[in-house]
Context: one part of a larger RNA
């Protein structure tokens, strides 16, 4: 490259990161309870015992054994937090020459913009109820029964 200009949004295609999602699977630090090694300490100590006391018997002291408090690891449980992953789903970003329209820029052909109220079609969410019946749980020798209630 100057209105044969500029420019907006949906849609289609490709890629990127992110959000939601029945859930699934891990990490971390705690908490509650259970169990409780070694060891210290406390208790007990009918068994054992060289040094001290005693002529001796025995005593003092010590030790084994046993009990208890604390106690690492471990177990159980419900939560917290941080990631990973998940059918499906939501918008966002980016991408020479795709689709549909023409909203804005000139009084852009209805001046434009911001806030706010109402609101059709459409779209989405959704209590209760109906249908449906996956995991999981309990009982049982099993058959099976009961609870349960995801998409």
């Nucleotide at each position: 490259c100057a209105c044969c200009g500029c420019c907006c949004g949906u849609c289609a295609c490709a890629c990127c990161a992110c959000g939601a999602a029945a859930g699934u699977c891990g990490g971390c630090a705690a908490c509650a309870c259970c169990c409780g090694a070694a060891g210290c300490c406390g208790g007990u100590g009918a068994g054992c015992u060289a040094a001290c006391c005693g002529u001796a018997a025995g005593g003092a002291g010590g030790c084994a054994g046993c009990c208890g408090u604390c106690g690492a690891a471990g177990g159980u449980g419900g939560g917290g937090u941080c990631a990973a992953u998940g059918a499906u789903u939501g918008g966002g970003g980016u991408g020479a020459a795709g689709u549909c329209g023409u909203a804005a820029c000139a009084a852009g052909g209805u001046a434009g913009a911001a806030g706010u109220g109402g609101g059709a079609a459409g779209u989405g969410a959704g209590a209760a109820g109906u249908u449906g019946g996956a995991a999981g749980u309990g009982a049982g020798a099993a058959a099976u029964c009961a609870c349960g209630g995801a998409a």